[in-house]
Context: one part of a larger RNA
Molecule: small-subunit ribosomal RNA, central domain
Organism: uncultured bacterium
């Protein structure tokens, strides 16, 4: 120095942007650093390997082979890598014409429903379970009708549908605003891939600080069940759930599958698109290029299953594992207001 791996056995970072660093399409000259070939220089004796010497050996001892290096120098080669130079469109990215969509942030508007409020009818009951108690109610509940207020969600449409890097994203308008798909050879002309650090985004729960609170609903009360109930059912409830502004930074953050590209049999859906064919619109049909899904050919895998959205091939970077517990742990660092995250051992056992 090589050689295992990472959907379920140990292992893909929650996700993205991006330095440095690795790695990069195509067609020409150049140079010759890398790579390649020759020459020569040094590569101490002794050991090792040969063939002698040597008192039988051994020891020792003669002579010759070999031996290393990213080594020095010189001289040549130039397919590949690299440089410097031109040149090209397939990689990329852009200009134009169309499209789709719960992608974002802001601000407004609605209706349906719980819930209190007031008012009307109207009386004995409601409510709740397996059954039943707490619990409301004759100080008129419950049930209706009418008005009112508030707060939070947005039925139906809603679909293995759609958008978004993930986290996520769902009533209607209206501003601002990201990306994505087709479709033109109209532009630049490799401007690209992946990324240690770094930066940013990151559900719910939690904390700060002000708001708000309808309905739920951690904790606490109570009824109930039971041997006991610190639970599962029941009545009530407070943080919180929701706005603002600033934290935290973590999940089975899961497709338990890291990004980026090429190729490899089909079949049956669904969604967006633009060409064709049709037609009075419209829809079908048939190829197509983007998504999203079943189910299969080789292939691959312990297997189970994956199969063009591959876990098959075939490359490029990166991250990550190396028996099980100790252990998402101590100690230190570093980051928080705290909770706590993050890095991350060890003796010791089996």
């Nucleotide at each position: 120095c090589u050689g295992g791996g990472c959907g379920u056995a140990a292992a893909g970072c929650g996700c993205g942007c991006g330095u440095a660093g690795g790695c990069g399409g195509c067609u020409u000259g150049g140079u010759a650093a890398g790579u390649c070939g020759g020459g020569u220089g040094u590569g101490a004796a002794a050991g090792c390997c040969c063939c002698g010497g040597g008192c039988u050996c051994a020891a020792c001892u003669g002579g010759g082979a070999g031996u290393g290096g990213u080594c020095g120098u010189u001289c040549a080669a130039u397919a590949c890598u690299a440089c410097c130079g031109a040149a090209c469109u397939u990689g990329a990215g852009g200009g134009c014409a169309u499209c789709a969509g719960a992608g974002g942030a802001a601000g407004g508007u609605g209706g349906a429903a719980u819930u209190c409020c007031a008012g009307g009818u109207g009386u004995a009951g409601c409510g709740g379970u397996g059954a039943a108690a707490u619990g409301c109610g004759u100080a008129g509940a419950g049930a209706u009708c009418u008005g009112g207020a508030g707060g939070a969600a947005c039925a139906c449409c809603g679909g293995u549908g759609g958008c978004g890097a993930a986290g996520g994203c769902g009533a209607c308008c209206u501003u601002c605003u990201g990306g994505g798909a087709u479709g033109u050879u109209c532009c630049u002309g490799a401007c690209g891939c992946u990324c240690a650090g770094a930066c940013g985004c990151g559900a719910a729960a939690g904390c700060u600080a002000g708001g708000g609170u309808a309905g739920c609903a951690a904790a606490c009360g109570g009824g109930a069940u039971u041997a006991g109930a610190g639970a599962c059912c029941c009545c009530g409830g407070u943080a919180g759930u929701c706005c603002u502004a600033g934290c935290c930074g973590u999940a089975a953050a899961c497709g338990a599958u890291g990004u980026c590209u090429g190729c490899u049999a089909g079949c049956c859906g669904u969604u967006g698109g633009g060409a064709c064919c049709c037609u009075u619109a419209a829809a079908a049909c048939c190829a197509u290029c983007g998504g999203u899904g079943u189910c299969g050919a080789a292939g691959c895998u312990a297997a189970c299953g994956c199969g063009a959205u591959a876990a098959g091939u075939c490359u490029a970077c990166c991250g990550c594992c190396u028996g099980g517990g100790g252990a998402c742990u101590a100690c230190g660092g570093c980051c928080g207001c705290a909770a706590g995250g993050u890095u991350g051992a060890a003796a010791c056992u089996c």